């Protein structure tokens, strides 16, 4: 310098065009003599940024930022 792959909630992680699943953590509450252990219930004004296809994008193209690997 080419390539490539991947970014989704505090962390982990599904999803792949019709619009975000589930764990842990956190907060509420129930239940206890008070914990703890179970048990409901709560959460992403939108999925790295900006622009483009589209009736309709986390899902596809294009730059851009980062991280990772590969090649000189």
């Nucleotide at each position: 310098g080419g390539c490539g792959g991947c970014g989704u909630a505090g962390c982990c992680a599904a999803g792949c065009g019709g619009a975000a699943a589930g764990g842990c953590a956190a907060g509420g509450g129930a239940c206890u003599g008070c914990a703890a252990a179970u048990c409901c219930c709560u959460g992403a004004u939108u999925c790295a940024g900006c622009g483009g296809u589209u009736c309709g994008a986390a899902u596809c193209c294009g730059c851009u930022c980062g991280c990772c690997g590969c090649c000189u």

This is a predicted structure of a 72-nucleotide RNA (transfer RNA) from a Candidatus Acetothermia bacterium. Its mean pLDDT, the model's own confidence on a scale to 100, is 80.